A computed fold for a 67-nucleotide RNA from a bovine gut metagenome, annotated as transfer RNA. Its mean pLDDT, the model's own confidence on a scale to 100, is 82. Its Rfam family is "tRNA". Rfam describes the family as follows. Transfer RNA (tRNA) molecules are approximately 80 nucleotides in length. Its family is annotated with triplet codon-amino acid adaptor activity in the Gene Ontology. The family's RNA type in Rfam is transfer RNA.
RNA sequence: AAGAUAGUUUAAUCGGUAAAACACUCGGCUUAUAACCGAGCGAUAUGAGUUCAAGUCUCAUUCUUAG
Numbered sequence: 001a002a003g004a005u006a007g008u009u010u011a012a013u014c015g016g017u018a019a020a021a022c023a024c025u026c027g028g029c030u031u032a033u034a035a036c037c038g039a040g041c042g043a044u045a046u047g048a049g050u051u052c053a054a055g056u057c058u059c060a061u062u063c064u065u066a067g
Stems, first nucleotide, its partner, number of pairs: 001065004007022004016052001024040005045061005
């Protein structure tokens, strides 16, 4: 200096309902498995502050990367 969002990889406009892919679970399809189709599950590092409203702004802490 940059970063931390679902099990993993990534989104989220000037602060206004947190999205998708893969994975996982269930169902369909199949003699069966895989593939394919449908549905479901699941997240903002921690603690404060500002605000009607914070993933986003401010402060501290922890961790990661680079110098």